Annotation
The part of an RNA shown here (small-subunit ribosomal RNA, 5' domain) has 520 nucleotides and comes from a metagenome. The prediction has a mean pLDDT of 82.

[in-house]
Context: one part of a larger RNA
Formats: sequence, C1' cells, structure tokens
RNA sequence: GGAUGAACGCUGGCGGCGUGCCUAAUACAUGCAAGUCGAACGAGGAGCCUCAGCACUUGUAUUCGUACUCGUGCAGAGGAUUUCCUAGUGGCGAACGGGUGAGUAACGCGUUGGUGACCUACCCCGAAGAGGGGGAUAACUCCGGGAAACUGGAGCUAAUACCCCAUGUGGUCACGGCUUUUAGAAAACCGUGUCUAAAGGAGUAAUCCGCUUCGGGAGGGACCUGCGUCCCAUCAGCUAGUUGGUAGGGUAAUGGCCUACCAAGGCUUACGGGUAGGGGACCUGAGAGGGUGGCCCCCCACAAUGGUACUGAAACACGGACCAUACACCUACGGGUGGCAGCAGUAGGGAAUAUUGCACAAUGGACGAAAGUCUGAUGCAGCAACGCCGCGUGUGCGAUGAAGGCCUUCGGGUUGUAAAGCACUUUUCUGAGGGAAGAGGAAGGACUGUACCUCAGGAAUAAGUCUCGGCUAACUACGUGCCAGCAGCCGCGGUAACACGUAGGAGGCAAGCGUUAUCC
Repeated sequence: GGAUGAACGCUGGCGGCGUGCCUAAUACAUGCAAGUCGAACGAGGAGCCUCAGCACUUGUAUUCGUACUCGUGCAGAGGAUUUCCUAGUGGCGAACGGGUGAGUAACGCGUUGGUGACCUACCCCGAAGAGGGGGAUAACUCCGGGAAACUGGAGCUAAUACCCCAUGUGGUCACGGCUUUUAGAAAACCGUGUCUAAAGGAGUAAUCCGCUUCGGGAGGGACCUGCGUCCCAUCAGCUAGUUGGUAGGGUAAUGGCCUACCAAGGCUUACGGGUAGGGGACCUGAGAGGGUGGCCCCCCACAAUGGUACUGAAACACGGACCAUACACCUACGGGUGGCAGCAGUAGGGAAUAUUGCACAAUGGACGAAAGUCUGAUGCAGCAACGCCGCGUGUGCGAUGAAGGCCUUCGGGUUGUAAAGCACUUUUCUGAGGGAAGAGGAAGGACUGUACCUCAGGAAUAAGUCUCGGCUAACUACGUGCCAGCAGCCGCGGUAACACGUAGGAGGCAAGCGUUAUCC
C1' cells in the first nucleotide's frame, strides 16, 4: 500500500447493487416452513328442486269465521344426481427444495480412467398385452378401557388396496448347440424345459389419462482405480478378519463386506498424536509464491447424543418409526409428549451480526385431466455507512481587504473573496398532478401509487474526522512544569515544550475519518 462476513471512538444528507451469529453443532415460548388428487374408493354433511305440516310475519279482500299471498325459522318425505366440504382407504410426493460444518487426513474431495461386477420411480422412443375369479379391511354402527396420549372387542362395506387361476410377445433360471469378440468368466442367435403380468377412470362418442411385461434412450446414482491433498520423529515400528486362498452367505453389484476352514502373510513416513469439511474460487503479489475457503456454484457429512432397521426406484430418512441416554414439559402418579444446524423470533454466550413483515404477481418445485391447492424455495419490502459505486451540501460577481478572533517588532500580519451584499440555479428537499415495464392472447402485480415524468416553492434540508518533532503533507501563542499526559519507531515533558492540554492557523481524506484485529 492492498484486503476484510469485521468491531470500537467521533460524525452522519440521498440513491443503486450487494452483504449481515466468524462466539454456544448452546437451550428454545409462539406462528408458519409438504402437501395434493372426489376424473381410484365407500361413507357422512351442506347446498338445489318438489310436497305437505307447525310457529311467526307482509299485503289484499272480508260476511270478521276465513281465503289468497310475501318472507323467515324448525323438523319430515321424495327427487336430481349437479355443486361444495370433510375424516378414512388408495395413489404420487414427502430421499427434492432449505439449514449447518460437529465429525472426517478419507477414494472424503479434485482430476484421469474402468464396470466383461451394477441399479434407475417419474420422462422419451419402440414391441406385445390387459381373460376369469376370490376373501378381507378402514371409514361407519354398537359395547367398552384410559386423566390424557391413545386403545380393545363385535358387526357391515368399497376400490387403481390385497390374493388365486389362465395366457406368455417377452423376460428369469437350467441344459444343449452354434457364431463372434476380448486381457478376461461376457454378448448375440437357435432348441428343450421351469417360473413369471395386468386396473381401471373420465367422456354421448371420438378419444384422453392411467395399468402389465420387455428392449432402448436421457438424466441420476453405486462401486473400483492412477495421481494430487496440513503439522509433529520430543510418534519407529504397526497389524489376527490382520494378508491371501477355497466354499458359502449377503448386496443392484465386486470385495474379509460377513461366516467356516486352510496358509502366514500384509504395511513403511506406516502406526500414533494434533488440526481441518474438500473444490471452483477469493485476497495479495510483476511473477513464482504465500494466505483464506464468508456470500454464489459443485461434492461430502450431519439433523439433541448413540444405535437399529422398516417403507420405498432411491433413505438407514432434519420437520418418519423403534430402542437407549441426557435435558425439558404435561399428569388424575398408572403413564405420556418433545427435538429451529428451515423462516422469523426468545434467552444465553459475545467486541459483534437484522423483521415473530408482504406475496405466490414472476421463476422454479409437489400433486392434479384441468380449474387450482400448497410452497419462510423464491420474488419483494423492513433494519444496519457493514462494503463497493454514484450524487449532493450551492454557482458567479464581490476590498472599505468590514466586524470579531489570533499573532505582533504595535507599523502591521492572518483568518480572507472568506463573510455581508448583488445576481443566478434547483441536482437534492418539500408540496401538488400524472404514472409504468416486469404479464408471450381477454383479465390478473406482492413490490406500489414504487421507478419515472411535469409543475410550484425556496439557498433553501445536508460536514465531519484525523493529524501538524523526524519518518510524513502541515506552526504559532498560552497553560502545565519528569506532574498531568503523549507515543507506530526514534522519543517528548524537570519554567521560554513547533512532541502534553487549549486556542488561532495549517495539512490530509471526506459521508465518512481514525483506531484495533487478521492476511499478503
């Protein structure tokens, strides 16, 4: 000098774009953050139409008995199957998106290859198919248990829920044959046998959306591998599932991944300790290098702590399950409930880090045929000079060089064209009026009456901070008297201090300035 997710002191006008718990992976009140589909299914309710009944009520006629009529409420019967709502069964999603960096020195990450050892829901392309039958169960009703969370028994019912049989284009497995390739047990083709599918919904219909099996693709994932990846030798030896083989199990799949048996191997800066998520990148530097890994993007890991599996195409699953532990809460003491490292917010810690905001209008995601619903992702707004960039705080003229301040050799010098004064302008500011784009066909905008435009008013609303001995740009006076104090280094201060404090003046930068911390 440059840089920062900064903090502190003094000061502070505006705008644009960014950024904002680096500490306690500490504990969390409250609200929201993952739902959706009635065009898979049974049921319940509301609404609609008609009928007659009861009560109240408006008006007309009236023979005062009543008749007709407007409307409201209550319960009932029937209809239409049309609209809406709901808990449940069922499907898809919930493995994405969002957060954090505790752990991890590792095939975790980066990069190069491999899989003849693999998987893939939704999506796309292609081929073939969807025949017949069955038994349940939730919801619901009834009877219970429990303070609650919840739960037991009996009975009824549906499906794109579940099961059985058939068919087999195909596929799996076994055996046989044949062709070709390779480093290699693959792969293709033919034959025989075995096993193996399916679901309907909407619509008048056309048709559309689904379903089953197989082949291919895209995107995604899994595993293996060469190389690279911090410090300590005051860590020198480490290792029994250890190293290899055979067989089996397990997995989508290879493999001590696991088990049994056999052999005795395997590693060398290993092993141990410390620290740490990795990369793209960012800072600095002429470069080489050094330092960092916040925001954004990719990968990994984690979800109070530890473990386990279930479901599923995929999880060993942040807002799923079970167990254990700690903590907290409820309790009728029998037993239960919870997990903000999602968005806000609270307490605590700290030098220190924001609103319990608006909207799904846009982009994207889930579901749905769609309308649409959900979306603290996201888009916006709020707070903070935290950073970068831009603008402003007036412009021109103005000497009697006014007054005042300070200094003085008392002549004057300086503040200083600075002020006043005169003329002008309106970026900003205030007020009034108009007013978007962002929304590809008609409408529909959270932001927002925002940006922007026009008009009016009036210099009006807007300057500080640090320094002035040398390094280092900028000096005098007074006070103080090794005191009070300053200080990055050298060093100042003990009675003439350009070094402390104040004043005047000067210099630097400027909505900032200075200090501290850290890196080059």
Rfam family: Bacterial small subunit ribosomal RNA.